[in-house]
RNA sequence: GGGCACGUGGCGGAAUUGGUAUACGCGCAGGACUCAGAAUCCUGUCCCGCAAGGGUUGGAGGUUCAAAUCCUCUCGUGCCCA
Numbered sequence: 001g002g003g004c005a006c007g008u009g010g011c012g013g014a015a016u017u018g019g020u021a022u023a024c025g026c027g028c029a030g031g032a033c034u035c036a037g038a039a040u041c042c043u044g045u046c047c048c049g050c051a052a053g054g055g056u057u058g059g060a061g062g063u064u065c066a067a068a069u070c071c072u073c074u075c076g077u078g079c080c081c082a
Base pairs, nucleotide, nucleotide: 001081002080003079004078005077006076007075010026011025012024019065027045028044029043030042031041032040046055047054048053058074059073060072061071062070
């Protein structure tokens, strides 16, 4: 230098045809239970905002009524070729 794959909440990881972004699990916080704990169960848990609402899939742009998903450029990681 060329090719391929991947990048989503604190972590793992879904979203299969373009149609509710963060299902599910872990972790964390609060509560129930207990003499106290463990286990189990319940509720909450991306960001901004008092709320209404808005933003968010590595970054930027494009296509579309609608993009994590399609296209272009770019950054990072891994593998292969030279």
Description:
The RNA shown here (transfer RNA) has 82 nucleotides and comes from a Minisyncoccota bacterium. RNAcentral records the identical sequence in 2 taxa. Rfam family: tRNA. The family's RNA type in Rfam is transfer RNA. Rfam's curators write: Transfer RNA (tRNA) molecules are approximately 80 nucleotides in length.